[in-house]
Context: one part of a larger RNA
């Protein structure tokens, strides 16, 4: 010098941070991933509208939208946490034998058809979770069937194997009409390239122990076969006997790793909280479906502990997500605000959803920085101490005189963070078009959780605001009293047995200062 700290005294504001380090110990109650009606069929609810009724009201998917339902896309991200792992990890540097949803670049397409099932009805079972049979229905769900630039198989030829529509908008032509058509838009199929991400492979380098000296049979290696997106003993069969180790294997303890952090002049030591980046984990063990992409924290199956329900047959959970609770512990926070910003997810979009995240909140736990008042006032009050009784000391300190108002209190104003996207006008793009859509410049309206917050003016009034540790030497600070090897003190030496600067009180001092000491830990 340092701390994610505790603990004792003591306490004024303020930024900006950081705040379960122990039991990866159990967990009430909320919220933590949904969105899209411009993919469907519909319509529980809610308003409009439109019929009917004197009214209550009742009917009607026609509009707005939309609970459940079918489909996309997300849900593998972001958030936690360090249990386990000494190398399937990680840091650095190479490498091949690979996959990629969304996005970008280009090619080539998008033609015809079909059968289903959910919702919904109608029946049953069942305390419930929920389960079954029957009967209608759609689709950007499912399936042939066509076509094949290129792809893939085979390698003379040949074969394989695809899609799906929805939305704006329109002049002409066609239909009664919905639309056809044209055209944009957004997707949908193949299939090249890319860019990001991402499986996989070696090399070096990663703690302590020989009171741990030998390890290994799928073990090393080959040759055929499986597997996988990809190399491979990754798996199997078969042959071979190998393979690894005093340059430390193989056992055992201990750890997530690293950019970095404290230290320290540097070498170096120790450590890995907050932030990044990468790994592992998700009540324990195991397992796979689905997907581009998991063996999947708030997904699924089985086994185990535990805990709730139960009509005893049988069913649900899983906070190492933000909050919050017991418990453990020297210890560590609110069951708070908003989606205004960044940013992420779904949508044309408008939006919605977001405990990521901005913010409030609470703790002197760090670090910073700001007060607690300035200037003047006696050979210098009282009072306190202390005296050699003359004095000295506290002290300019206070009293008094003047002055100023951070900080706080009242009282006005009053934010930066928010311009995108919308809206209007012009231009161009793209069309058959002065529609639509796109892109560009001008102009403008909305939109703030922090917050009536900092921030700014103005009004009184020195008013609201200082404690702690020490004082024999190491060490800056000295005397009186008690006390009498007692009661006590101590980092180390060492004080205290009748004049103790060493206990203990007091006056003075000295050192830091909203802190100060004390432990604990590090260099």
């Nucleotide at each position: 010098a340092u701390u994610g700290a505790a603990c004792g005294c003591u306490g004024g504001c303020g930024g900006c941070a950081u705040g379960c380090c122990u039991u990866a110990c159990a967990c009430a109650u909320g919220c933590a991933a949904g969105u899209c009606g411009a993919a469907c069929g519909g319509c529980a609810g809610c308003a409009c509208g439109g019929g009917g009724g004197c009214a209550a009201c009742c009917c009607u998917g026609g509009u707005g939208g939309c609970g459940a339902g079918u489909g996309g896309c997300g849900a593998a991200c972001g958030g936690g946490u360090g249990a386990g792992u000494a190398a399937u990890g990680c840091a650095u540097c190479g490498g091949a034998a690979c996959g990629u949803g969304c996005c970008c670049a280009g090619u080539a397409g998008u033609g015809g058809g079909g059968g289903a099932u959910a919702a919904c009805c109608c029946g049953g079972c069942g305390a419930a979770a929920g389960c079954c049979g029957g009967g209608c229905u759609a689709a950007u769900a499912c399936c042939g069937c066509a076509u094949a630039c290129g792809a893939c198989c085979u390698a003379u030829g040949g074969g394989u194997g695809a899609a799906a529509g929805c939305g704006g908008g329109g002049g002409a032509c066609c239909g009664u009409a919905a639309g056809g058509c044209c055209u944009c838009g957004c997707g949908c199929u193949a299939u090249u390239g890319g860019a990001g991400c991402g499986g996989c492979c070696g090399a070096u380098g990663u703690c302590u122990g020989a009171u741990u000296a030998g390890c290994u049979a799928g073990u090393u290696g080959g040759c055929g076969g499986g597997g996988u997106a990809a190399a491979a003993g990754c798996c199997c069969a078969c042959c071979a006997a190998g393979g690894c180790g005093a340059c430390g294997a193989u056992c055992a303890g201990u750890a997530g790793c690293u950019g970095g952090u404290c230290u320290g002049a540097g070498a170096g030591g120790a450590c890995g909280a907050c932030c990044a980046g990468c790994c592992a984990c998700a009540c324990u063990g195991g397992g796979a479906c689905u997907g581009a992409g998991a063996c999947a924290c708030g997904g699924c199956c089985c086994a185990g502990a535990c805990u709730c329900c139960u009509a005893c047959g049988g069913g649900a959970g899983g906070c190492a997500g933000c909050a919050g609770u017991g418990g453990g512990g020297a210890a560590u926070u609110u069951u708070g605000g908003a989606c205004a910003a960044u940013g992420g997810g779904c949508g044309c979009a408008a939006g919605c959803c977001u405990g990521a995240u901005c913010c409030a909140g609470c703790c002197a736990u760090g670090c910073c920085g700001c007060g607690u008042g300035c200037g003047g006032g006696a050979a210098g009050a009282a009072g306190g101490c202390c005296u050699u009784c003359g004095g000295g000391u506290u002290g300019u300190a206070a009293a008094c005189c003047g002055c100023u108002u951070u900080u706080g209190g009242c009282a006005g104003g009053a934010a930066c963070g928010a311009a995108a996207c919308g809206g209007c006008g012009c231009g161009a793009g793209c069309c058959a078009a002065u529609a639509c859509c796109u892109c560009g410049c001008g102009c403008u309206a909305a939109u703030g959780a922090c917050g009536g917050u900092a921030c700014c003016u103005g009004c009184a009034g020195a008013a609201u605001a200082a404690g702690c540790a020490c004082c024999g030497g190491c060490u800056a600070a000295c005397u009186a009293c008690g006390u009498g090897c007692c009661a006590g003190c101590a980092g180390c030496c060492g004080c205290g047995g009748u004049a103790a600067u060493a206990c203990g009180u007091a006056g003075g001092g000295u050192g830091c200062a909203a802190g100060c000491g004390u432990u604990a830990a590090u260099c």